[in-house]
């Protein structure tokens, strides 16, 4: 990078350095000099892979040392196709799609 596949309404921040951008992209709507991206220290969370557990290569239940991933708003909301509510702006609810993560494969 490309494919497959699980998952994605929960959960968790403080200093330092830095200095104006950030939230994938497109609208919105947020965040941010009371200090953003990114970059270090520490510190948390969660349990995908890990490990116990078991007849089992499984579920379910434990665990967190080691691999990753995360720590404003629901993947911050919609976008595209359907069904339903409204007099109406608009609002629900199923899927798609997209995008993030993890594992596995080329």
């Nucleotide at each position: 990078u490309u494919c497959u596949u699980a998952u994605c309404c929960a959960g968790a921040g403080c200093g330092g350095u830095g200095g104006a951008g950030g939230g994938a992209u497109c609208g919105g709507c947020c965040c941010u000099a009371c200090g953003a991206a990114a970059c270090c220290g520490c510190g948390g969370c969660a349990a995908c892979c890990c490990c116990c557990c078991u007849c089992a290569u499984a579920a379910c239940g434990g665990g967190a040392a080691g691999g990753u991933g995360c720590c404003a708003a629901g993947u911050c909301c919609g976008u595209c196709a359907g069904a339903g509510a409204g007099u109406g702006a608009u609002c629900u609810c199923u899927g798609a799609g997209a995008g993030a993560u993890g594992a596995g494969a080329a």

This is a predicted structure of a 106-nucleotide RNA (SAM riboswitch aptamer (S box leader)) from an uncultured Chloroflexota bacterium. Its mean pLDDT, the model's own confidence on a scale to 100, is 85.